[in-house]
RNA sequence: AGAGUUUGAUCCUGGCUCAGAUUGAACGCUGGCGGCAUGCCUUACACAUGCAAGUCGAACGGCAGCACGGAGAGCUUGCUCUCUGGUGGCGAGUGGCGAACGGGUGAGUAAUAUAUCGGAACGUGUCCAAUAAUGGGGGAUAACGAGUCGAAAGAUUCGCUAAUACCGCAUACGCCCUACGGGGGAAAGCAGGGGAUCGUAAGACCUUGCGUUAAUGGAGCGGCCGAUAUCUGAUUAGCUUGUUGGUGAGGUAAAGGCUCACCAAGGCGACGAUCAGUAGCUGGUUUGAGAGAACGACCAGCCACACUGGAACUGAGACACGGUCCAGACUCCUACGGGAGGCAGCAGUGGGGAAUUUUGGACAAUGGGGGCAACCCUGAUCCAGCCAUUCCGCGUGAGUGAAGAAGGCCUUCGGGUUGUAAAGCUCUUUCGCAAGGGAAGAAAACUUAUGAUCGAAUAAAUCAUGAGGUUGACGGUACCUUGAUAAGAAGCACCGGCUAACUACGUGCCAGCAGCCGCGGUAAUACGUAGGGUGCGAGCGUUAAUCGGAAUUACUGGGCGUAAAGCGUGCGCAGGCCGGUUAUACAAGACAGGCGUGAAAUCCCCGGGCUUAACCUGGGAAUGGCGUCUGUGACUGUAUGACUAGAGUGUGUCAGAGGGGGGUAGAAUUCCACGUGUAGCAGUGAAAUGCGUAGAUAUGUGGAGGAAUACCAAUGGCGAAGGCAGCCCCCUGGGAUAACACUGACGCUCAUGCACGAAAGCGUGGGGAGCAAACAGGAUUAGAUACCCUGGUAGUCCACGCCCUAAACGAUGCCGACUAGUUGUUGGGAAUUUACAUUCUCAGUAACGUAGCUAACGCGUGAAGUCGGCCGCCUGGGGAGUACGGUCGCAAGAUUAAAACUCAAAGGAAUUGACGGGGACCCGCACAAGCGGUGGAGCAUGUGGUUUAAUUCGAUGAUACGCGAGGAACCUUACCUGGGCUAGAAUGCGAGUGCCUGUGUGUGAAAGCAUACAUUCCUUCGGGACACAAAGCAAGGUGCUGCAUGGCUGUCGUCAGCUCGUGCCGUGAGGUGUUGGGUUAAGUCCCGCAACGAGCGCAACCCCUAUCUUCAGUUGCCAGCAUUUAAGGUGGGGACUCUGAAGAGACUGCCGGCGUAAGCCGCGAGGAAGGUGGGGAUGAUGUCAAGUCAUCAUGGCCUUUAUGCCCAGGGCUACACACGUGCUACAAUGGCCGGUACAACGGGUCGCGAAGCUGUGAAGCGGAGCCAAUCCUAUAAAGCCGGUCUCAGUUCGGAUUGGAGUCUGGAACUCGACUCCAUGAAGGUGGAAUCGCUAGUAAUCGCGCAUCAGCCAUGGCGCGGUGAAUACGUUCCCGGACCUUGUACACACCGCCCGUCAAGCCAUGGGAGCUGGGGGUACCUGAAGAUGGUGACUUUACUGGGAGCUAGCUAAGGUAAAACUAGUGACUGGGGCUAAGUCGUAACAAGGUAACC
Repeated sequence: AGAGUUUGAUCCUGGCUCAGAUUGAACGCUGGCGGCAUGCCUUACACAUGCAAGUCGAACGGCAGCACGGAGAGCUUGCUCUCUGGUGGCGAGUGGCGAACGGGUGAGUAAUAUAUCGGAACGUGUCCAAUAAUGGGGGAUAACGAGUCGAAAGAUUCGCUAAUACCGCAUACGCCCUACGGGGGAAAGCAGGGGAUCGUAAGACCUUGCGUUAAUGGAGCGGCCGAUAUCUGAUUAGCUUGUUGGUGAGGUAAAGGCUCACCAAGGCGACGAUCAGUAGCUGGUUUGAGAGAACGACCAGCCACACUGGAACUGAGACACGGUCCAGACUCCUACGGGAGGCAGCAGUGGGGAAUUUUGGACAAUGGGGGCAACCCUGAUCCAGCCAUUCCGCGUGAGUGAAGAAGGCCUUCGGGUUGUAAAGCUCUUUCGCAAGGGAAGAAAACUUAUGAUCGAAUAAAUCAUGAGGUUGACGGUACCUUGAUAAGAAGCACCGGCUAACUACGUGCCAGCAGCCGCGGUAAUACGUAGGGUGCGAGCGUUAAUCGGAAUUACUGGGCGUAAAGCGUGCGCAGGCCGGUUAUACAAGACAGGCGUGAAAUCCCCGGGCUUAACCUGGGAAUGGCGUCUGUGACUGUAUGACUAGAGUGUGUCAGAGGGGGGUAGAAUUCCACGUGUAGCAGUGAAAUGCGUAGAUAUGUGGAGGAAUACCAAUGGCGAAGGCAGCCCCCUGGGAUAACACUGACGCUCAUGCACGAAAGCGUGGGGAGCAAACAGGAUUAGAUACCCUGGUAGUCCACGCCCUAAACGAUGCCGACUAGUUGUUGGGAAUUUACAUUCUCAGUAACGUAGCUAACGCGUGAAGUCGGCCGCCUGGGGAGUACGGUCGCAAGAUUAAAACUCAAAGGAAUUGACGGGGACCCGCACAAGCGGUGGAGCAUGUGGUUUAAUUCGAUGAUACGCGAGGAACCUUACCUGGGCUAGAAUGCGAGUGCCUGUGUGUGAAAGCAUACAUUCCUUCGGGACACAAAGCAAGGUGCUGCAUGGCUGUCGUCAGCUCGUGCCGUGAGGUGUUGGGUUAAGUCCCGCAACGAGCGCAACCCCUAUCUUCAGUUGCCAGCAUUUAAGGUGGGGACUCUGAAGAGACUGCCGGCGUAAGCCGCGAGGAAGGUGGGGAUGAUGUCAAGUCAUCAUGGCCUUUAUGCCCAGGGCUACACACGUGCUACAAUGGCCGGUACAACGGGUCGCGAAGCUGUGAAGCGGAGCCAAUCCUAUAAAGCCGGUCUCAGUUCGGAUUGGAGUCUGGAACUCGACUCCAUGAAGGUGGAAUCGCUAGUAAUCGCGCAUCAGCCAUGGCGCGGUGAAUACGUUCCCGGACCUUGUACACACCGCCCGUCAAGCCAUGGGAGCUGGGGGUACCUGAAGAUGGUGACUUUACUGGGAGCUAGCUAAGGUAAAACUAGUGACUGGGGCUAAGUCGUAACAAGGUAACC
């Protein structure tokens, strides 16, 4: 310090999530030791039991119990009993002090609190300092004794007694009251010691200490008041009657409405009163760079509370945790009459809960209470126990050790890894275990000696110093020493990215994982397990929570044109550290310095102590703050004065659809009347509804009525916005400009408020021509509650009153200042000019553009630039601008405005594609122009479907369907039925054997099974050849996955595209180049250009063909010569054809026109060929998870007496039907018969097969020739010549069927081809629709070949023969290329996506109501209590006490009506979510009616 996640990719906005630190934690797995610290966060829920506040005999009367002593009695002679307060002491009691501290908890409390800083009108036990006293009396009362009542708790009567208990008297410096004359008010003694004196004694007396009284001061503590600060909500806006103030009185320790009487009518509040919710506050803690944010356990300060509510008493102090009274709830005891209780003290129990400890030890230390003290008490405290709950430290060994052991895991089978890890060897012993030793924490008190103070004193007391000496819960603990042994001590999470760390197996969208993105559908580094690895380590993970990252509430430190966000517009009060120039004063702010405070602890720095650390501890710094004093006078402020540049006023001029009212004009629509006139008009994509023979439309004249103002007219004008348009008049607002004069900061912005505010809508009354929601009809459509048409009512218009919203938009708040320009236009002014015009300037309104800004688009002196001021608004998407509540409204509705729940995105701009029923341009047998087909028939063939034991499998829009298959009778064959085999049918290695093989037999459908006979070769003697062959290593699979793959192939498409390097532009994806202007078949070329070059494609190079030349001349050829004969046969020849090798030729090269050029045009020339001459091969980057695991190869999976192998038979050939591709036809451009002419490519030895003969024929016999330019196949057919048929289901057509044959083959039944005779079906040119073809092409005619025994070939691949028509052209259909545009698409339009309905789940609103809760109001009742009144009675007390009764106040309770809040509720409303439901298709492209408000 950042990272992941929206997209195909990018930048931005924006949310979600992660990495860090932390915790009083909990849970899971695991667990050796020690130190320090923490430990009911939940029910302020209920509590059994024990303990937590007592002490003083030196205040008192006393003596129940204990101990000692004394006296007596009994006897067992050391025991029992009785008496005795004499002593130590002491239960209960009187009295004093304490119990108001310490300890707990956080319910209440938003201010009666807390924090900080101040203040004046107070109190104060004990303590300290100093002052004065402590005289003299009195009467009671507990205890106790004797009774009574009660179950108990307890109550009560009578009698006795003491005090430091209580009450007077005296005294009174100071104290209190006062009318200033005066008046009032106190005490208590106890203990120790003692020389003299007195006393019978007690004692007096003296003295010391403690105590007591009065008053003063202090310290510390407490009460009260003020200022400032302290959570959320305005869907809480008004609150308040003792309320605010005054006077008087009362009351208090004290100021004060604290209380009361009277008077006044105030007080608080937008700087948030009141109300509601939540909450103890602080020092601090956690986090953070800080500012902040969250929290307030432990420790410390303050507050509040003590079962709930109320109340006072006592006291220095309480309205009192372990006190009292009353009421209530609960629990317990009870004899039912009545009583008792309060763990939020320490332990502990139940309950709640995810969750939090022992019914421990000791007062040894520290501290507290009482006491003179010893001492007692102390669950405060100090210790121990439990818990890995946190933090800190230590250990679980160290060194060496490669045969890199075994085992595990992986493997490409070679190895790798675990891994120096282990074992082994050497060494050490922390911790733990055993044994021994063993602290500090303790100083006091006390005794004693000396000195000092007090004193008459050598007592006593106090202080100081020295000596002696007792006390330890923890605990025989810390620590030290010794001994033995590596011995007793490692886990947890993770390993797809973020994020360090990878493989195998299992599983197969299952099981599961997941913090986010997301994994899992048969090869999962993401699930589970294992091996390995990474991280941390006595812990590790998970969950919860806080801060951080988050600049994601932005003070530091954000934004608002389009992402969320500028109020529709103006006026304007409050508010705003908002405000021009200048002078003086003040000193509030500000600045500087000093002082006080800011508790300690914590954090930080420097030291110290525990072996270290955590921890403890000393000092310092810091504590941002507040208060106070002094100073300064620049700045802000305040006050006073001055100024004119801001603002305003006056004067002149000017423009304008600015506003309101009144009047008026013409054109047009409609209607009415009359005339002319006749059959249509109107309307649409096309129609129909509608109007019209009762006379429409059209046309002429006249009239009525309402609404709106053509042209001018303009990115022109005016207005704050909404908005404003014929012309004239009246009233009226604002603006601009020019020059002067005046006022003198009067200014800017503006929450609440006020005003205006399109259209639609509402109310009342008018008006109503046209238009036109609703509605009706007609069309369209699958439907059409729409788009289109014909009608048509509200409304639109006017007056008055409401509504108050719009994509009310420049999606841009208002004001001011500054910052390059250019061009147009509106209004005013100045200068110059004869004029046209030009220049300058102010105010508007537009276009472009520099700097700058912006995520980009864009903005750019009219800012979205640079700044200042003020206001408004935003904080992920949905839910939702919705619900509830409030306000406004007649209503419609407007405004203000949430939450639950849900998602990981939603969004902006730009980029590349793709797409569009967007545009422009171009091409293609794409259309058009033509020719011939298909679709109808029969047959062939393939497919679907159906059937079947099987009809093997694959291919399925174009790009499957005469396709894989270029040959299914068996084989093929993969399928079915049946019969067999099991290391197997084939292949490699292979000990061993000698066979192999041949001939048989039985059985069988065959395979096979069983069985008989015969039986090697070579040799260098080692062996070899060949064959068989056990076991084993290994086979086999046309089984699955083409969505794991290679290879091959189809298609877009032989379309012209696809990219790269460097440079440049852009934040970037990307762009440029490759776009543009031309041109081309072409990204072909030229020109231009921030591009310059290059690559794969195009073209060319290659092959065939068209012409020529050269060379060559057999098997080919034969012009001329010769010969033979009618055969190029022979001699011969190379001229020609041809063959096959090498060349030539064509390049827009030449000419003319056009053009810058490229190039185009020309019945141009020349040439065999002319603009790519024709054809072929050649297929860029990529697309379709296209096809193929059944050509082959191959990963993984599956199978192994079977999914393998062998065999026979069957099937792949089925047949209601549907489709594709073909063949043959329907006939006369034809059929048939006869005659006759001309090819090319090919093939041939298990072959082609001649002549000849036989057969009607298929064919047979035959076997010349040929391994081929030699022989054979092999007669080409259409054509031509002649004849016949004459429009007919025919002399067309040939299906089908019967019969007879031929050939191949082992075998033609299922299931071959061919031949002959006979038979002679459909069919008369084919609906919608659709296919091919642009020249040697279509059409038509035959020939050959591969496969192959034969053939279902009409298929496929080739060959030649004959040989057309048409193309105006690019509007349209289809496909494609390029540019551009829109996009919400990117799986890319076969896209995306909306709403109702149906189903499930979830939260929520309304709801007849129902049930609670807290608070307020009114009334009733009213305990205890204090206050007031009255007052029996009592008294030693007389200015005394006082039961009872009574008045008001009052907790709890009751009643009533409202408000608020929570839960629940039949039914109901919408909302959200949920792979494959229904209906449509609203939006995104011109989304097919532009969309939206």